Predicted 3D model of a 75-nucleotide RNA (transfer RNA) from Candidatus Micrarchaeota archaeon RBG_16_49_10. The RNAcentral record of the sequence draws on ENA. Its Rfam family is "tRNA". It is annotated as a transfer RNA. Gene Ontology term of the family: triplet codon-amino acid adaptor activity.
[in-house]
RNA sequence: GGGGCAAUAGUAUAGCUUGGUUUAGAAUUCCAGCUUGGGGUGCUGGCGACCCGAGUUCAAAUCUCGGUUGCCCCA
Numbered sequence: 001g002g003g004g005c006a007a008u009a010g011u012a013u014a015g016c017u018u019g020g021u022u023u024a025g026a027a028u029u030c031c032a033g034c035u036u037g038g039g040g041u042g043c044u045g046g047c048g049a050c051c052c053g054a055g056u057u058c059a060a061a062u063c064u065c066g067g068u069u070g071c072c073c074c075a
Stems, first nucleotide, its partner, number of pairs: 001074007010028002013025001020058001030046005051067005
């Protein structure tokens, strides 16, 4: 220098191919309550996310373009 893949709660992820239906889902962490003599476990509830910008469209996490970051391949 060229090419490919990925980026979604604090963490690791589903959804993307085929755009649309509830507040973007579930797990875990965290917080509160119940349970216990106390802790742990268990149960209930709650907070929290689409990497950034632009475009297409009635409608974008999803499609297109550019950028950033990470990984891999070629040279």